[in-house]
Predicted 3D model of a 77-nucleotide RNA (transfer RNA) from an uncultured Verrucomicrobiota bacterium.
Its mean pLDDT, the model's own confidence on a scale to 100, is 83.
Rfam family: tRNA. Its family is annotated with triplet codon-amino acid adaptor activity in the Gene Ontology.
The sequence was found in a public genome assembly.

RNA sequence: CGGGCCGUAGCACAGCUUGGUAGUGCGCUUGUUUCGGGUACAAGAGGUCCAGGGUUCAAAUCCCUGCGGCCCGACCA
Numbered sequence: 001c002g003g004g005c006c007g008u009a010g011c012a013c014a015g016c017u018u019g020g021u022a023g024u025g026c027g028c029u030u031g032u033u034u035c036g037g038g039u040a041c042a043a044g045a046g047g048u049c050c051a052g053g054g055u056u057c058a059a060a061u062c063c064c065u066g067c068g069g070c071c072c073g074a075c076c077a
Stems, first nucleotide, its partner, number of pairs: 001073007010026004020057001028044005050066005
C1' cells in the first nucleotide's frame, strides 16, 4: 500500500440477508427461600447499536466516508 472479516448492556454473543417497539446467556441489584452462605424462584436496573453523512414515513439493518481491531497478500529489511 491492496483485499477480506468484525465493532450491539460490565463480559460473551444473537438480531442485519428480507428496514417496522433492541434481545439471549453470564454477571449486577432487590425480595423470598437458609442460622448464614450457596442453590432455587420472582422482580428489576443497565444501550449515543464505533463516528459522521445519505436514502426512507421509518435505519442496528441499505448506501458513502472515516476510525479502531483481526486475518491474508504486496513492499522493505